[in-house]
A computed fold for a 1411-nucleotide RNA from an uncultured prokaryote, annotated as small-subunit ribosomal RNA. The prediction has a mean pLDDT of 84. The RNAcentral record of the sequence draws on ENA.

RNA sequence: AUCCCCCUUAAGUUGACCUGGCUCACAACGAACGCUGGCGGCGUGCUUAAGACAUGCAAGUCGUACGGAAAGGCCCCUUCGGGGGUACUCAAGCGGCGAACGGGUGAGUAACGCGUGGAUAAUCUGCCCAUGAGUUCGGGACAACUCCGGGAAACUGGAGCUAAUACCGGAUAAGACUACAGGGUUUUCGGGCCCAGCAGAAAAAGGUGGCCUCUACUUGUAAGCUGCCGCUCAUGGAUGAGUCCGCGUCCCAUUAGCUUGUUGGUGAGGUAACGGCUCACCAAGGCAUUGAUGGGUAGCUGGUCUGAGAGGAUGAUCAGCCACACUGGAACUGAGACACGGUCCAGACUCCUACGGGAGGCAGCAGUCGGGAAUCUUGGGCAAUGGGGGCAACCCUGACCCAGCAACUCCGCGUGAGGGAUGAAGGCCUUCGGGUCGUAAACCUCUGUCGGGAGGGAAGAACGUUGGCCGUUCAAAUAGGGCGGCCGACUGACGGUACCUCCAAAGGAAGCGCCGGCUAACUCCGUGCCAGCAGCCGCGGUAAUACGGAGGGCGCAAGCGUUGUUCGGAAUUAUUGGGCGUAAAGCGCGUGUAGGUGGUGAGGAAAGUUGGGUGUGAAAUCCCGGGGCCCAACCCCGGAACUGCACUCAAAACUUCCUCGCUAGAGUCCCGGAGAGGAAGGCGGAAUUCCCGGUGUAGAGGUGAAAUUCGUAGAUAUCGGGAGGAACACCAGUGGCGAAGGCGGCCUUCUGGACGGUGACUGACACUGAGACGCGAAAGCGUGGGGAGCAAACAGGAUUAGAUACCCUGGUAGUCCACGCCGUAAACGUUGUGUGCUAGGUGUCGCGGGUAUUGACCCCUGCGGUGCCGUCGUUAACGCAUUUAGCACACCGCCUGGGGAGUACGGUCGCAAGGCUAAAACUCAAAGGAAUUGACGGGGGCCCGCACAAGCGGUGGAGCAUGUGGUUUAAUUCGAAGCAACGCGCAGAACCUUACCUGGGCUUGACAUCUGGGGAAUCUCCCCGAAAAGGAGGGUGCCUUCGGGAGCCCCAAGACAGGUGCUGCAUGGCUGUCGUCAGCUCGUGUCGUGAGAUGUUGGGUUAAGUCCCGCAACGAGCGCAACCCCUGUCCCAUGUUGCCAGCGAGUCAUGUCGGGGACUCAUGGGAGACUGCCGGUGACAAAUCGGAGGAAGGUGGGGAUGACGUCAAGUCAUCAUGCCCCUUAUGUCCUGGGCUACACACGUGCUACAUUGGCCGGUACAAAGGGCUGCAAACUCGCGAGAGUGAGCGAAUCCCAAAAAACCGGUCCCGGUUCGGAUUGGAGGCUGCAACUCGCCUCCAUGAAGGCGGAGUUGCUAGUAAUCGCGGAUCAGCAAUGCCGCGGUGAAUACGUUCCGGGCAUUGCACACAC
Repeated sequence: AUCCCCCUUAAGUUGACCUGGCUCACAACGAACGCUGGCGGCGUGCUUAAGACAUGCAAGUCGUACGGAAAGGCCCCUUCGGGGGUACUCAAGCGGCGAACGGGUGAGUAACGCGUGGAUAAUCUGCCCAUGAGUUCGGGACAACUCCGGGAAACUGGAGCUAAUACCGGAUAAGACUACAGGGUUUUCGGGCCCAGCAGAAAAAGGUGGCCUCUACUUGUAAGCUGCCGCUCAUGGAUGAGUCCGCGUCCCAUUAGCUUGUUGGUGAGGUAACGGCUCACCAAGGCAUUGAUGGGUAGCUGGUCUGAGAGGAUGAUCAGCCACACUGGAACUGAGACACGGUCCAGACUCCUACGGGAGGCAGCAGUCGGGAAUCUUGGGCAAUGGGGGCAACCCUGACCCAGCAACUCCGCGUGAGGGAUGAAGGCCUUCGGGUCGUAAACCUCUGUCGGGAGGGAAGAACGUUGGCCGUUCAAAUAGGGCGGCCGACUGACGGUACCUCCAAAGGAAGCGCCGGCUAACUCCGUGCCAGCAGCCGCGGUAAUACGGAGGGCGCAAGCGUUGUUCGGAAUUAUUGGGCGUAAAGCGCGUGUAGGUGGUGAGGAAAGUUGGGUGUGAAAUCCCGGGGCCCAACCCCGGAACUGCACUCAAAACUUCCUCGCUAGAGUCCCGGAGAGGAAGGCGGAAUUCCCGGUGUAGAGGUGAAAUUCGUAGAUAUCGGGAGGAACACCAGUGGCGAAGGCGGCCUUCUGGACGGUGACUGACACUGAGACGCGAAAGCGUGGGGAGCAAACAGGAUUAGAUACCCUGGUAGUCCACGCCGUAAACGUUGUGUGCUAGGUGUCGCGGGUAUUGACCCCUGCGGUGCCGUCGUUAACGCAUUUAGCACACCGCCUGGGGAGUACGGUCGCAAGGCUAAAACUCAAAGGAAUUGACGGGGGCCCGCACAAGCGGUGGAGCAUGUGGUUUAAUUCGAAGCAACGCGCAGAACCUUACCUGGGCUUGACAUCUGGGGAAUCUCCCCGAAAAGGAGGGUGCCUUCGGGAGCCCCAAGACAGGUGCUGCAUGGCUGUCGUCAGCUCGUGUCGUGAGAUGUUGGGUUAAGUCCCGCAACGAGCGCAACCCCUGUCCCAUGUUGCCAGCGAGUCAUGUCGGGGACUCAUGGGAGACUGCCGGUGACAAAUCGGAGGAAGGUGGGGAUGACGUCAAGUCAUCAUGCCCCUUAUGUCCUGGGCUACACACGUGCUACAUUGGCCGGUACAAAGGGCUGCAAACUCGCGAGAGUGAGCGAAUCCCAAAAAACCGGUCCCGGUUCGGAUUGGAGGCUGCAACUCGCCUCCAUGAAGGCGGAGUUGCUAGUAAUCGCGGAUCAGCAAUGCCGCGGUGAAUACGUUCCGGGCAUUGCACACAC
């Protein structure tokens, strides 16, 4: 190591929770591709075409088995032509052994092929080891060779010679074999083993070295002896192999039946061996839902990858087994093959050919072509390891060992280290200050790995052979040989490699991906829904951290990314470890087969189970310990482990099996009542319709309203009679019955089930239930009946834009009956069946018990059914909750993202319609559940608002004014666009304004700051010009410390100015609007997994979330209200310019004067109103109604004041401002023009259309404002606008200033007028540099449309509407009828809440940029 402990998993898609899919981060790879690439080590390298292959090599060896022996070497002879010998050596042959190993590949194979464990008493085994016994006598051939032939070749025919360890015969036979018979032992009764008997058949081969002890010739040799190598027989071993068996070993049931040598037997054959292996005969079997047969896919395993594990995926390298060798088939030889580098046959292909015929098989090593995204050298060596042959030397060996190529994997090393801040230059960013790259660099001091050069230089080598020596053994032997030991010699492909030393030198050595979230890392520029990115969500439409580039950063690093594949995450197939009420999912229901599961006591067995032991689980791998290469990768040794299988011993609690019991489960019998349970037959009344008859007359019917339709041929209505079919009012009830579908008048017959009660009996007989079988609403189908009503289809009438609908009038199938099909439904409690357990409360149906009663109720209680509420528990929530969706057990069915699709194909059922079973391609990043907050609703409730209604006046018609659209134009500058743009920005466009157009000019600029130089500023003139501009002349100031300075002007250069140019969708600020609507939130607490809720809801009340009460809420904030201003009453103070009651003076008259403060008024300060008081109502409240008092009463009237937010609302042209754009122009100056155009359309107004009026005359009464570049009295002139002159007044003093409507009097009299005033002509006035385009006013003249306005639309609820005039801002003047204010006169109406808009709570939702 094991074990234990620890660690261990999510994120994105939702506003939130759940379900559910999709996607990512990890690890891995024989990889490939892109960019890049310094070195070394160990490995690995055709996954595709088991496609085809050029060339070379990959299996030979032995002369110590044999006959021989070319060429060459050496020796001898020679007639110099040659011949002979020798044997280092040897092509070919005969012979032996090997070639069945080693090496390759994965096609085939779903199989005893493989794995594992067994069996072989059913077998074989060359070489090797041990033991025993032998090795004798003979014989005949065939190659080589020689000769003659055939053939292009490959090859081959004939004749002849010859050897052997080639072949054959005989002898011998311990043992083995066969037949017969006997004994012993064992057995699974088949047989095995052992012993001995008889008979039969079967052996052999020699080679080589040495020696003469014995024999012969005797030099020495032969026989012989001896060593070694062989040979034969036999026994045993070892090794290897064959065969058989148990178990394990992928997918499809849209493959359900398969099989005739098939299954078994007898006999025979065959094999090394069992066996239908083969054959003959006999029997009819065998296999299969525990998946036969068929189809598809695949070599299997040790292992490898992943994983927490269980698993899942995989089967490269290494190792075991199998199969194959161009494709198919076959045998031969052999110990072994049905044989990769053997043979034969057939086929395809390639090659040679003289066309007759032949040759070949890289899935051996290299290599080639092809295929492919993709996979290497036609290398070296047998030095090592291993193999074949040989006595050996040795030979052979693409096995192997090495080298080469490839970052293909893993591992290691380097590309430098220390110091170094003017934080250099440069880049990038910038808020312009700076920040960052960054101690990074430069520079200084060092080091020397790798690479380079030079020198040295291994281990891997020991066997073996041989020389010498020693020991031992065989032998006669000091020959010789065998065995053992010592010393020496010989042998290295890699390779002059590893390694070591020295030399020089920071010198030669960094990239790749990413930076929106997931996920670590941010800015600038470019681009502008383009170009592009993307794993998912998603980025990009002018400020992109998401595209492209850059700077910076993050990550890894000689690699980094991408793609592909596998596992993981995925509890997303769930054994560990999921679900099925509504998310996907309970078969429509039952009966029941196989199967699964099963109450209680005892005994036994031991299959499961548990423990021990034994064998096995190859090695390698993984893990642990140790060791070797400097380390690591890698390698070696040892251990552990291999969770398995088999055998054996033991245990007996549980399951199982056997036996005997039990009664609590289940069932039977008996008694009793309840019930729309089922089937058949019969009966009944009400109603509809039809027919006949009577009465009766003009309609009936139908609808939102109508029409089609029926009716004078008599309908509808009504009365009487009759026919026929279907359905059964009331009772009737979350009542009853049934398994479900379903069942409803009454009676009879037959029949099923449940329930209550009581005892007895059987003795686990039970539960569930794949297939199977049966039942199964409605519609539909077939055949035959029936047919009143209703009513698909159909017809007609309406409705409507249409109306193949809803409504109406008709109407056929059908609905009904009988028989037979169909087999489906939201067949739902969307909840399978059974059993046990787990608080209660309250109804109801059936039966029973108790107490009590005369009795019936009531009350207590048991069992069974059926409802409601609710605790625990459960659930995502809703909900469920003893009738469970709780806690458990048993069995069945079903689900695995949405769509495609319950579809296609196939099968099967059906007459058909169609049912059952049931996919895939493709496509999407979701689909879905429950709940939450909003918004919405032609949902409901409550309440408000000039929202409607009730009223009054307008607008829409006319003319004109003004704004807008459109059109036009050189330009008609720009903005505003429903309400909430359009008399709006504009509280004043003739020039100016002015932003537009035309033309003429300027370029540091019309304006600001800085630098240098000069000059006072500035004024005048005329020349030129349309002006701007240009030119000329005059003019010398102020302060001073005497250096100069301030302001102003001119010149020059550059920083810069300038922009009403763009973006209001980059912004600030300001504003509009909902809306002065009553709302909008927070803290803490509580509830909910959460979004969120509560508070803020509820009951009242209010103008109000105003107040009161209640309440798991308690408080608080922004809003409401109040505080502020104006106005209405009173009081106090003060009294000029205001006032004048009383006193005095004066005047024709007037507060004119002296005075006065009473009043008005002004200014300042205060009082007053608070539902305070009374009464009613109300909850003893808040409040509300009425009343009193009061100037005012319930907010007295008006104003200012606008919550959180909405509309990317409006404004870059008020201003400010980011970014972008222009810079002799998009800036700036000037002239003239335009913004004022005009067929037309719209908005807002003015004036009218007249008699409640017009005109003329007269007489009153305001408020609030303005005035010195001003308001201007009085006076004079003018018809008038106005002019002249000018008092007074910087204003409670003077002026504008006349108020007008009103009132009084007169006139007009219904007519386009004495209404109306447009338009036009003429004459004037005023402002202004200037009224042509283009001002206002006056007078005279002219005198248009218009007679109260269609559809529609708008304002207003009281001092309001209506009506009347007055003032002001802007402004030289004015197009003002506009706007902002002021006062005068001064109404009508509101029953009520359908519409519109808003508020609150509620409900539905498939909406959330929210109808």